This is a predicted structure of a 129-nucleotide RNA (SAM riboswitch aptamer (S box leader)) from Geodermatophilus sp. DF01-2.
The model forms 94% of the base pairs in the Rfam consensus.
Its mean pLDDT, the model's own confidence on a scale to 100, is 81.

RNA sequence: CACUCAUCCAGAGGGGCAGAGGGACACGGCCCGACGAAGCCCCGGCAACCGCCGUCCGCGCGUUCGCGCGGCGGAAGGUGCCAAUUCCGUCCCGCGCGGCUCGACGGCCCGACGCGGGGAAGAUGAGGA
Numbered sequence: 001c002a003c004u005c006a007u008c009c010a011g012a013g014g015g016g017c018a019g020a021g022g023g024a025c026a027c028g029g030c031c032c033g034a035c036g037a038a039g040c041c042c043c044g045g046c047a048a049c050c051g052c053c054g055u056c057c058g059c060g061c062g063u064u065c066g067c068g069c070g071g072c073g074g075a076a077g078g079u080g081c082c083a084a085u086u087c088c089g090u091c092c093c094g095c096g097c098g099g100c101u102c103g104a105c106g107g108c109c110c111g112a113c114g115c116g117g118g119g120a121a122g123a124u125g126a127g128g129a
Base pairs, nucleotide, nucleotide: 001128003127004126005125006124007123008122013043014042015041016040017039021032022031023030026090027089028088029087044082045081046080049078050077052074053073054072056071057070058069059068060067061066086121091118092117093116094115095114096113097111098110099108100107101106
């Protein structure tokens, strides 16, 4: 860091230095912040992606003791993370609601509204040239 795959509605904060911003980018919204933002450091925690461990469960191989895969559990190693769904929206689709139209059935596209799904972008991990 091009690319690939997985995950992203769960979870987890105190202190010190610092001193005005921060929530990736743009716009809009909404928040956090002098009761101290970013950043750096220390300690603590969460989680279980990688690695590791298990006397547990299942399957397969093999054969008396192992190996592999999956599950479950542990976790002092490598990362990551510890306000708000990745804070929300933006692009597409569906439904609802509202609007317009119609005598009605229905149709239309408009909407700065709601819900659901997808995409894009991003983040993290594991691969990878």